Predicted 3D model of an 89-nucleotide RNA (c-di-GMP-I riboswitch aptamer) from a Gemmatimonadaceae bacterium. The source organism's lineage runs through Bacteria, Pseudomonadati, Gemmatimonadia, Gemmatimonadales and Gemmatimonadaceae. Model confidence (mean pLDDT): 80 of 100. The sequence was found by an Rfam model in a public genome assembly.

RNA sequence: ACCCGAUAAUAGCACACCCGUCGUGAGGCGGGGCCGCAAAGCCAGGAGUCUCCAGGCGCCAUUGGGCAGGAGAUCGUCCGGUUGCCGAA
Numbered sequence: 001a002c003c004c005g006a007u008a009a010u011a012g013c014a015c016a017c018c019c020g021u022c023g024u025g026a027g028g029c030g031g032g033g034c035c036g037c038a039a040a041g042c043c044a045g046g047a048g049u050c051u052c053c054a055g056g057c058g059c060c061a062u063u064g065g066g067c068a069g070g071a072g073a074u075c076g077u078c079c080g081g082u083u084g085c086c087g088a089a
Base pairs, nucleotide, nucleotide: 004087005086012037013036017032018031019030020029021028022027035076041082042081043080045079046078047077048074049073050072051071052070053069058067059066060065
């Protein structure tokens, strides 16, 4: 230094839910909260999930739905990239 990581120390984040606010929505932000988290810091590049739009119809189907299409959300779903605190085994 890397890997790794404790019932160690210090600091940190904040699920569900509630309040306010923005958004058609998924959801974001602020406050409370405290399920959890050693990257639960950051990046939407890959996969997943979710939302909205259009339907004139490319495909399947014929209920009005799925795939595909367009625009988005989520990094506390996983992978990848990148930065970083501590130091027992």